A computed fold for a 73-nucleotide RNA from a Pseudobdellovibrionaceae bacterium, annotated as transfer RNA. Model confidence (mean pLDDT): 81 of 100. Rfam family: tRNA. It is annotated as a transfer RNA.
RNA sequence: GAUCGCGUGGCGCAGUUGGUAGCGCGUUUCCUUGACAUGGAAAAGGUCACAGGUUCAAGUCCUGUCGCGAUCA
Repeated sequence: GAUCGCGUGGCGCAGUUGGUAGCGCGUUUCCUUGACAUGGAAAAGGUCACAGGUUCAAGUCCUGUCGCGAUCA
């Protein structure tokens, strides 16, 4: 330099055909206990890497940029 893949709550990841952003762990509060653990209930937490485009509507499609990884030179 070229090609390909990935970037989504604190962490690990889903999100299929464009139509309300979810799961597990973690965090906070409450219940249960003499106390802790386990268990149960609820809640908070996301400019979906960044910018632009298409569309009535974009995490999803298109273009560019950045970061990480792999392969080739």